[in-house]
Context: one part of a larger RNA
RNA sequence: UGAGCGCUGGCGGCGUGCCUAAUACAUGCAAGUCGAGCGGCAGCGCGGUCUUCGGACUGGCGGCGAGCGGCGGACGGCUGAGUAACACGUAGGAACGUACCCCAAAGUGAGGGAUAACUGCUCGAAAGAGUAGCUAAUACCGCAUGUGAUCUAAGGAUUAAAGCUUUAUGCGCUUUGGAACGGCCUGCGUCCGAUUAGCUAGUUGGUAGUGUAAUGGACUACCAAGGCGAUGAUCGGUAGCUGGUCUGAGAGGAUGAUCAGCCAGACUGGGACUGAGACACGGCCCAGACUCCUACGGGAGGCAGCAGUAGGGAAUUUUCCACAAUGGGGGCAACCCUGAUGGAGCAACGCCGCGUGCAGGAUGAAUGCCUUCGGGUUGUAAACUGCUUUUAAUAGUGACGAUUAUGACGGUAACUAUUGAAUAAGGACCUGCUAACUACGUGCCAGCAGCCGCGGUCAUACGUAGGGUCCAAGCGUUAUCC
Numbered sequence: 001u002g003a004g005c006g007c008u009g010g011c012g013g014c015g016u017g018c019c020u021a022a023u024a025c026a027u028g029c030a031a032g033u034c035g036a037g038c039g040g041c042a043g044c045g046c047g048g049u050c051u052u053c054g055g056a057c058u059g060g061c062g063g064c065g066a067g068c069g070g071c072g073g074a075c076g077g078c079u080g081a082g083u084a085a086c087a088c089g090u091a092g093g094a095a096c097g098u099a100c101c102c103c104a105a106a107g108u109g110a111g112g113g114a115u116a117a118c119u120g121c122u123c124g125a126a127a128g129a130g131u132a133g134c135u136a137a138u139a140c141c142g143c144a145u146g147u148g149a150u151c152u153a154a155g156g157a158u159u160a161a162a163g164c165u166u167u168a169u170g171c172g173c174u175u176u177g178g179a180a181c182g183g184c185c186u187g188c189g190u191c192c193g194a195u196u197a198g199c200u201a202g203u204u205g206g207u208a209g210u211g212u213a214a215u216g217g218a219c220u221a222c223c224a225a226g227g228c229g230a231u232g233a234u235c236g237g238u239a240g241c242u243g244g245u246c247u248g249a250g251a252g253g254a255u256g257a258u259c260a261g262c263c264a265g266a267c268u269g270g271g272a273c274u275g276a277g278a279c280a281c282g283g284c285c286c287a288g289a290c291u292c293c294u295a296c297g298g299g300a301g302g303c304a305g306c307a308g309u310a311g312g313g314a315a316u317u318u319u320c321c322a323c324a325a326u327g328g329g330g331g332c333a334a335c336c337c338u339g340a341u342g343g344a345g346c347a348a349c350g351c352c353g354c355g356u357g358c359a360g361g362a363u364g365a366a367u368g369c370c371u372u373c374g375g376g377u378u379g380u381a382a383a384c385u386g387c388u389u390u391u392a393a394u395a396g397u398g399a400c401g402a403u404u405a406u407g408a409c410g411g412u413a414a415c416u417a418u419u420g421a422a423u424a425a426g427g428a429c430c431u432g433c434u435a436a437c438u439a440c441g442u443g444c445c446a447g448c449a450g451c452c453g454c455g456g457u458c459a460u461a462c463g464u465a466g467g468g469u470c471c472a473a474g475c476g477u478u479a480u481c482c
Base pairs, nucleotide, nucleotide: 001479003478004477005476006475007474010354011353012352013351014350015349016347017346018312023310024309025308027307028306029305032071033070034069037068038067040064041063044062045061046060047058048057049056050055078265079264080263088189089188090187091186092185093184096182097181098180101178102177104176105175106174107173108172109143111141112140118133119132120131121130122129123128148159149158150157151156163171164170191237192236193235198228199227200226203225204224205223206222207221208220209219210218240262241261242260243259244255245254246253247252267288268287269286270285271284290301291300292299293298318344320343321342322341326340327338328337329336330335357387358386359385360384368377369376370375392419393418394417395416396415397414401409426471427470428469429468430467432451433450437466438465439464440463441462447454448453
C1' cells in the first nucleotide's frame, strides 16, 4: 500500500473494497412525467337507466390503460479498451452556437388540409403488419402585420406566433439582449527506443467554390512544388491526462485506487436520423461474432448502471431499506419517478480511539525449568483482602438530522438504573547486523537462512521446553514504491 498469505481475534468511530477477463451473463430493478395541450374511455370506483335479479347499458363524475402531442431520455451512474494527441495542463485568440434560467420591449389576427387512437376486414406461430372509413390538438401548412432581426447596391427585399385555465400580478407561444455552458484555433509543457534516418501527392501553399453554428485541404476543381526531420521527423513499444498521492531536509524519484476537473468508450466495426444539444450505455439502421425463441417462413438480445451468477485469479461485499434529507426529470400544483443519493449489511482491508482491571499482598506457597544440590528463577506473579464498572448483559427514558407537517437510518446514538472482575491476548523473535540465554534431543542427518553463514557428539544459529525481548487486536511474511 485499493494488498495477498499464515497464526490469532473484544468493541467503537471514520474511510475503503475485481488492481486479473473492455470475459460471458440467469433474474429483478436503474427514466420517466404531464388530463391545466388533444380526441377519447380499456380496466377500477361513484351516480343514473333497464332488469328474467344472473346482469346489461351509460364519459355524467373521480380518474385513466393504450394513442396523438410537449418536456426529459445528450444529465446523473459505470469503465479506462483506445489515445503520445491541442487528449490533458497552463496562458491566450477570433470566425461561432445555445433548450431550460434572468432582464427589458413589442406582438399573440384570420384561416386550411390531414392523421393516430377508434371501428370493420385481412395476413402472421410470434415479433408485428396491411387495407377501408371516422376524428382532435400547444401536431402540420399557407395568408396578414413587422416593434425587432437578417441581407443590402441603402432604393428596398425576406422573416413570427398557440393556446389552456380553478380568472390570477396565472401557465404558456413568437421576435430581440444577458448569464453560464459548449464547439474551434494557437504559444509553451507532456514516457522509452537510432539494434527505427529519412518521411509526405490532399502531401505544403494559392485561387474559386462546396460544406458547417463557425475557421480551415475539412472537401472539390484548377495552379505552383512545396512541407517535416539528429533541437530526433517517420516507425516501433508503453500509457487515459491533471488537481493530487507516497517518499524525501530539499532538489528529486515513484505513482494517478477512493474524492474533484477534463477526455474517451458502451458486444465488435460502420452510418446517419431526431433534436437547442448525440453521430446517443439502458434510441434507430447495416454488417460481424455470440446467446436465446420458432409452427423453420422468421424473430429477440447486449450489466464497462445497482445487486447478483459463472469464469479468470493470490485476491475484492447484500439478488438489503428509503425517497425522510441533498440533488435531478416531469407537472400550475397535489404528486409521480430517481440502485443518483441517504442509510443499513459483510470484510481487522486501513487509520484513529478504548478495553481485557486497580490497590494491597512473602510462608517469597505450589508447579515448571535450571542447579555448583547450598540454592536460583517463574514472582507481587498467583492465592487471599479491599475497590472500581470503561466495556458487557438486562431494564427504563429517548434524540439532532425537519420548517406547521413529513425520519429509511432507528427504539439507533445518547442518558439513567441494576448485576458482577464479571465477556475479552496473541504473534514473531532471542549467533552478529539487532533488543533478548539456558537445558535436552539431533549428529553435514533432520533442518535453518535477509546477508555473512549454522549443523560432521559440549549447537545461545536445527527441533522442543523453561526463561527473556519487541510489538500488540494484532503480529509475522510475500509482492511493490521512495
Description
This is a predicted structure of a 482-nucleotide part of an RNA (small-subunit ribosomal RNA, 5' domain) from an uncultured bacterium. The full RNA is in RNAcentral, with records from ENA and SILVA. Rfam family: Bacterial small subunit ribosomal RNA. Model confidence (mean pLDDT): 85 of 100.